Notes: A computed fold for a 73-nucleotide RNA from an archaeon, annotated as transfer RNA. Its mean pLDDT, the model's own confidence on a scale to 100, is 81.
[in-house]
C1' cells in the first nucleotide's frame, strides 16, 4: 500500500434469518455460619469504536474513519 479476521458490561466472551442485549467471572446487598471462606438468593452496571447510509425497525447489512491481530508485496 492490498487482502482477510476482529471492536459488544470492570475481564473473558455469546448475540441463530434485522424485531427493544445476555451468560460465566468479579463488585455490591441479603441469608446461612461463632467470623471468614464456601454455599444459596437477590441487585447495580452497556447511546454494543465513531461518523454516515439503507430499513417501519440495526449490536447485526452497506460505505468512509479509527484501534487490535493475521497473511501479501
Nucleotide at each position: 500500500g492490498c487482502c482477510c479476521u476482529u471492536g459488544u458490561a470492570g475481564c473473558u466472551c455469546a448475540g441463530c434469518a434485522g424485531g427493544u442485549a445476555g451468560a460465566g467471572c468479579g463488585u455490591c446487598u441479603g441469608g446461612c455460619u461463632g467470623u471468614u471462606a464456601a454455599c444459596c438468593a437477590g441487585a447495580a452496571g452497556g447511546u454494543c469504536c465513531g461518523c454516515g447510509g439503507u430499513u417501519c425497525g440495526a449490536g447485526c447489512c452497506c460505505g468512509c474513519g479509527c484501534g487490535a491481530g493475521g497473511g501479501c508485496g